[in-house]
A computed fold for a 490-nucleotide part of an RNA from an uncultured bacterium, annotated as small-subunit ribosomal RNA, 5' domain. Rfam family: Bacterial small subunit ribosomal RNA. Rfam links the family to the GO terms structural constituent of ribosome and ribosome. The RNAcentral record of the full RNA draws on Greengenes. Model confidence (mean pLDDT): 86 of 100.
Context: one part of a larger RNA
RNA sequence: GGAUAAACGCUGGCGGCAUGCCUAACACAUGCAAGUCGAACGGGAUCGGAAAUAAUUUUAUUGUUUUCGUGAGAGUGGCGAACGGGUGAGUAGCACGUAGAGACCUACCUUCCAGAGCGGGAUAGUCCCCGGAAACGGGGUUUAAUACCGCAUAAACCGGAUAGGCAAAGCGAUAGCGCUGGGAGAUGGAUCUGCGCACCAUUAGCCAGCUGGCAGGGUAACGGCCUGCCAGGGCGACGAUGGUUAGCCGGCCUGAGAGGGUGGACGGCCACACUGGAACUGAGAGACGGUCCAGACUCCUACGGGAGGCAGCAGUGGGGAAUAUUGCGCAAUGGAGGCAACUCUGACGCAGCAAUGCCGCGUGGGUGAAGAAGGGAUUCGUCCUGUAAAGCCCUGUUGUCGGGGAAGAGUUAAGACGGUACCCGGCGUAUGAGCCCCAGCCAACCACGUGCCAGCAGCUGCGGUAACACGUGGGGGGCGAGCGUUAUCC
Repeated sequence: GGAUAAACGCUGGCGGCAUGCCUAACACAUGCAAGUCGAACGGGAUCGGAAAUAAUUUUAUUGUUUUCGUGAGAGUGGCGAACGGGUGAGUAGCACGUAGAGACCUACCUUCCAGAGCGGGAUAGUCCCCGGAAACGGGGUUUAAUACCGCAUAAACCGGAUAGGCAAAGCGAUAGCGCUGGGAGAUGGAUCUGCGCACCAUUAGCCAGCUGGCAGGGUAACGGCCUGCCAGGGCGACGAUGGUUAGCCGGCCUGAGAGGGUGGACGGCCACACUGGAACUGAGAGACGGUCCAGACUCCUACGGGAGGCAGCAGUGGGGAAUAUUGCGCAAUGGAGGCAACUCUGACGCAGCAAUGCCGCGUGGGUGAAGAAGGGAUUCGUCCUGUAAAGCCCUGUUGUCGGGGAAGAGUUAAGACGGUACCCGGCGUAUGAGCCCCAGCCAACCACGUGCCAGCAGCUGCGGUAACACGUGGGGGGCGAGCGUUAUCC
C1' cells in the first nucleotide's frame, strides 16, 4: 500500500447493487416451512333447487319422504415426502480434486417389441359395545378399489439352460390418462485404482480377519465384507503407528511473477440433524420437520402413563466486541401432486433493519473589497482567516407539494414489489460536513497554558520555565458521508 462476513470511537443527506451469529453443533415459547389426486375407492357432513305429504293462523314457516345438484372433515389407495432449505460438529479420509477402471443399480422421462383372459377372500372407513385422565387401544357386524391373492397365458426375461419358472388395472369418455413383461437410451447413483492434498520424530516401530489362498455366505455389485479351513504374512525414516488441528474444491485476497494466505457470499462434492445405536418402507434413506431402543434435558398427568427435538423462515433467552423483521406474495423462476382447473411451496420473488462493503449523487453556481465585523498573530506599520461572509444575479441535482404512471405477463383474465421506478408542473438558499493529522519517517506552524507534572507515543523518542512532539486557540495538510483506531492476511 492492498484486503476483510469485521468490531470500536466521533460524525452522518440520498440512491443502486451486494452482504449481515466468525462466539454456545447452547437451550428454545409461538406461528408457518410437504403435500396433492374424487379422472383409483367406499362413503357422504353441509348447503341449494323441485315434487308429494303432515302440523300450525291464510300468505308462509317447520317436519317427513322422493329426486336433482354441491361436495367439507376423516379413511383405504397412488405419487411425492431421499428434492428443495440449514449447518460445519465429525472427518487427514478414495472425504475432496484430477485422471481412469469394471463386477453394478436407476422411480418418473424418451424410444422399440409384446401383453392386459378368468376368478377369489379380506380390510380400513361407517355402525354397535368396551377400556383409558390423556396419548391411544380392544371386541363384534358390514363394505369398496388402480389395495391383496389364486388360476391362465408368455419370451428377446429368470434359469447348470431341449427341464422348469414368472405379470397385469382400471378410470374417464369427445380426445385421453394409466397398467404388465422385456430391449435400448437418458439422468442420477454405488464401487475400485494412480497421482495430489496440514503440523509434531520431544510420536519409531505398528497389525490378529492382520496379509494371501481355497470353499461358501452376503450384497445391486467386486472384495476378509462375513464364516470355516490352510499358509505366514502385510505396513514402516520415500515417515507406518500415535497425537494435534482442519470439512475439500471451483474460487477469493495479495503479489511483476514465482509464491504466500484463505475457503464468508455464489457454484460442485462430502458429512451431520438433541447424543449414541438399529433396522423398516421404498427405485432411492440406514431418512432434519418418519419408526424403534437407550441416554441427557424440557413439558403434561387423574401418578397408571404419555409428549417433544429451529444446524428450515422469522422470533426468544444465553454466550459475545459483534450480526437483521415473529413482514408481503406465490405475480415471476423453479419444485411436488393433478388430464386439467388448481392446490401446496419461509425454495424463490420482494419489502423492512444496519454507512457492513462497493459504486454513483448531493450539501449549490456566478458575481462580490486593496478587503466589513469577529477571531488570531504582530516588529503596532500591519499580516492571516479571505471572495471566505454579507449583498446582488441565477439554477433546481436533491427535497417537498400536486398530477400522470410502467416494463417485468406468456397477448382472454390474473403484479407481491407498487401508486414504486420514471415523466410533467409549482415552491424555494432552503434540508445537508465531518473525521484524522501538522518533531523526523510524513503533506501541514504560530501563540498561550503546563513545567519529567498533566500527558503523548507505530519506531526514533517528546515533557525537568521560551515544548513546531502534552493541553487549548488561530492557522494549515489529508481524506470526505465518512474519517480514525484495533484485529488478521499478503